A computed fold for a 76-nucleotide RNA from a Pseudomonadota bacterium, annotated as c-di-GMP-I-GGC riboswitch aptamer.

[in-house]
Formats: sequence, structure tokens, C1' cells
RNA sequence: AAAGAUAAAGCCAAACCUGUUGUGAAACAGGGACGGAAAACCACGGGUCUUUCAUGAGAUAGCCGGGCUGCCUUGA
Repeated sequence: AAAGAUAAAGCCAAACCUGUUGUGAAACAGGGACGGAAAACCACGGGUCUUUCAUGAGAUAGCCGGGCUGCCUUGA
């Protein structure tokens, strides 16, 4: 380079509950662990969702692709 194991240092934390914010999708904090090898970051493409009469405006990176950076282990 490449790979990700019934291993492994450390990490994140779904549903649900509580509080706060938001019309909302949702977000944040605490609890909690279903899972995750990028479940770190970026709304670029598609999807889904919210909002608007509509144009539009938004949410989701834990839906997929893409971009970008990085830990551990294996390994030459």
C1' cells in the first nucleotide's frame, strides 16, 4: 500500500425517559445502550422528512453515494 478479526487501547451513542429551544422535521444537555471501524467533519448528488397556496426555506452525515481528516490492530 492494503485489510478490519467472536481480538483490542480509547471513542461515539439508537429507541426510550427528563429538561430546554423550534410552527415543525429536529437540535442541545442529562440518563440510557440498539448499534457503529469513521455513528468524526462537509448538505455536493440522490433519498426521506418538515414547513409554505406556491416559488422557496429548512431537517437528516445513525438512509445511500461522494469529498476530506483521523485512532487502534493486522501487515510489507
Taxonomically the source falls in Pseudomonadota (Bacteria, Pseudomonadati).